[in-house]
RNA sequence: CAGGUCAGCUGGAUGGACGCGGGCACUUUGUGUCCGAGGAAAGUCCGCACACCACAGGGCAGCAUGCCGGGUAACGCCCGGAAGCGUGUAAACGUUUGGAACAGGGCCACAGAAAGCAAACCGCUCUUCCGCAAGGCAGAGUAAGGGUGAAACGGCGGUGUAAGAGACCACCGGCGGGUGCAGCAAUGUAUCCGGACAGGCAACCCUCAUGCGGUGCAAGAUCAAGCAGGAGAGAAGUCUCUUCUGAGACGGGAAGUGCCCACUCCCCUAUCAUCUCCGGGUAGAUCGCUCGAGCGGUUGGGUAACCAGCCGCCCAGAUAGAUGUCCAUCCAGGUGGUUUUCCACUGGACAGAAUGCGGCUUACAGGCUGGCCUGGCUU
Numbered sequence: 001c002a003g004g005u006c007a008g009c010u011g012g013a014u015g016g017a018c019g020c021g022g023g024c025a026c027u028u029u030g031u032g033u034c035c036g037a038g039g040a041a042a043g044u045c046c047g048c049a050c051a052c053c054a055c056a057g058g059g060c061a062g063c064a065u066g067c068c069g070g071g072u073a074a075c076g077c078c079c080g081g082a083a084g085c086g087u088g089u090a091a092a093c094g095u096u097u098g099g100a101a102c103a104g105g106g107c108c109a110c111a112g113a114a115a116g117c118a119a120a121c122c123g124c125u126c127u128u129c130c131g132c133a134a135g136g137c138a139g140a141g142u143a144a145g146g147g148u149g150a151a152a153c154g155g156c157g158g159u160g161u162a163a164g165a166g167a168c169c170a171c172c173g174g175c176g177g178g179u180g181c182a183g184c185a186a187u188g189u190a191u192c193c194g195g196a197c198a199g200g201c202a203a204c205c206c207u208c209a210u211g212c213g214g215u216g217c218a219a220g221a222u223c224a225a226g227c228a229g230g231a232g233a234g235a236a237g238u239c240u241c242u243u244c245u246g247a248g249a250c251g252g253g254a255a256g257u258g259c260c261c262a263c264u265c266c267c268c269u270a271u272c273a274u275c276u277c278c279g280g281g282u283a284g285a286u287c288g289c290u291c292g293a294g295c296g297g298u299u300g301g302g303u304a305a306c307c308a309g310c311c312g313c314c315c316a317g318a319u320a321g322a323u324g325u326c327c328a329u330c331c332a333g334g335u336g337g338u339u340u341u342c343c344a345c346u347g348g349a350c351a352g353a354a355u356g357c358g359g360c361u362u363a364c365a366g367g368c369u370g371g372c373c374u375g376g377c378u379u
Stems, first nucleotide, its partner, number of pairs: 001375010012330007020036007038350001042361002045359005050216004057261004062212005067081005082097006098207002104205002106201003121146002123142005129136002154172002157169003173197001175194008220287004229278005237250005251268003255264002294313008331348001333346005
């Protein structure tokens, strides 16, 4: 210097004029001053704060996560690590993750004899019979060789056999265990035992562990205004006390989260608690509404995510929905002219808050910074 890879920042600036929304102050129908759309505001995919629900406790169902350790308010997120598979010369990157030898079931098209206890297409061996011979029919045995396939009962060498075969033996591979060492652990490594040995699929059913109440700012709270209700359904009594008539207990009924139990509250002689259908009125105002698990700087701890201390700052709250338009100058980039300087033209991506926050995913022109790897050059 070039290429690659990983991480981060930025994503226009200044001035003036006019216009819009909110806060504050004032001499108040206006004036002054301060602030005013993002890194993703998008997707609505997770988690929570907050609010309400007749008590949220237990069980079942359902759903979610799934290697280990740490972070966090929490998470399916982030950081660090382990193992498997893959890409790259490398730096690095992508992806997967409880259980199929520790319950059971199911699926693997086509081809092939056969794809879970199998199976014999070609083949090999033995025997009866036939044949001059080569060979042929039948029976028994076989799965080492060949074929099909993504995958065919682990590999190589031997023993053994009529011929073969983990049938047996040594070594190896995978699998399941024990022990030592390292590590918090996932795991790694060394050694020993086991002949138990077909693989794949659990984003197949299932099973194990852990977790989860529901609904959501159109939540909810307050004020004002206004009307018109109708029909149907709807439970069981008993006892005690008491001056009246009420109260209480058991029991029955209704409401409340997917269901059940518990619990709470309401009703129990009812024109009720409550439920279903039809119909009418209202859609206004205020709050919620932005001081936060907040932002910036710095010191310390930690590999890091992040945590703690100190100092400083206040940065939209609209409601048919504001945050804009114009002019001038500068600037990133591009094109052309030009030796440089300079000149002319052009020109700035993805994209707009609506209760708030932490994440993930997706989109993004241009510019800047740093770490590491490879190649070249120079010293």